[in-house]
RNA sequence: CCGUGCUAGACGGGGAGGUAGCGGUGCCCUGUGACCCGCAACCCGCUACAGCGGGGUCGAACGCCAGCCGAGGUCCUGUCUCGUGGUAACGGUCCCGGUAAGCGGCGAUGAAGGCCGGGUCCCGUGCAAUGGAGACCGAUGAACCCCGCCAGGUCCGGAAGGAAGCAACGGUAAGUCGGAUCCUCCAUGUGCCGCGGGGCGGCCCGGUCCGAGGCGGCUGCCGCGAUGCGCCCGGGAGGCGUGGAUCGGAGCUGGUGCACGG
Numbered sequence: 001c002c003g004u005g006c007u008a009g010a011c012g013g014g015g016a017g018g019u020a021g022c023g024g025u026g027c028c029c030u031g032u033g034a035c036c037c038g039c040a041a042c043c044c045g046c047u048a049c050a051g052c053g054g055g056g057u058c059g060a061a062c063g064c065c066a067g068c069c070g071a072g073g074u075c076c077u078g079u080c081u082c083g084u085g086g087u088a089a090c091g092g093u094c095c096c097g098g099u100a101a102g103c104g105g106c107g108a109u110g111a112a113g114g115c116c117g118g119g120u121c122c123c124g125u126g127c128a129a130u131g132g133a134g135a136c137c138g139a140u141g142a143a144c145c146c147c148g149c150c151a152g153g154u155c156c157g158g159a160a161g162g163a164a165g166c167a168a169c170g171g172u173a174a175g176u177c178g179g180a181u182c183c184u185c186c187a188u189g190u191g192c193c194g195c196g197g198g199g200c201g202g203c204c205c206g207g208u209c210c211g212a213g214g215c216g217g218c219u220g221c222c223g224c225g226a227u228g229c230g231c232c233c234g235g236g237a238g239g240c241g242u243g244g245a246u247c248g249g250a251g252c253u254g255g256u257g258c259a260c261g262g
Base pairs, nucleotide, nucleotide: 001262002261003260004259005258006257009058010057011056012030013029014028015027020047021046022045023044024043035055036054037053038052039051064255065254066253067252068251072247073246074245075244076243078240079239080238081237082236084234085233086232090230091229092227093226094225096223097222098221099220101219102218103217104215106213113209114208115207116206117205118204119203120202121198122197123196124195125194126193127191128190129188130187131186132185133184134183136179137178138177139176140175146171147170148169154163155162156161
């Protein structure tokens, strides 16, 4: 150096959880060229050489051991963006109340305040206006059950004469239509109208006393509230960046036996 047969070893790793601790079963991540069966969460098996039992494959190197590099994945972390739920301590915005420092109106042609009168309010009433009804006037208005007069016809009578009475004609009642004024009654979201009484707090107008303040529109300040816009808190999605944890294809470097034969 070659060949044959073996052995160590390998046939995934990690996280959370659990445990005195380790490994496993279940979950999650990574990853595969990652063997099969049995056991097991009130759990199973072990004890720092820390799954156990049985079978199989590879086997001293592509596959074992150590290190380097490392595409990429997941998780944590920082920051930003978006949307979501919350919080009224802070900031913003808004409402209300107060204050009167600044600005601005009002005020010696008299502020605020006091007093007086009137109005505004209520009751009654007069007048007027408007509307309605009645009365009044005109027209119309009844087959019979309204009136007058009643032709014809009818009835009584020997006759003279008498009676009821339809239509027509004339009129009238209820009703209907119309009517300028006047009269009566009723009503009123009517009135630069009048009278009497009540009330008279506020407000408005006027007068008077007095003599310098007064208003609160804007800014400022104070207070009470509202609002989740900002800040803040919880959880979610995404972008970017740094650092960390973990798995990790491929590649590189080094290391690791025994027996027999040639």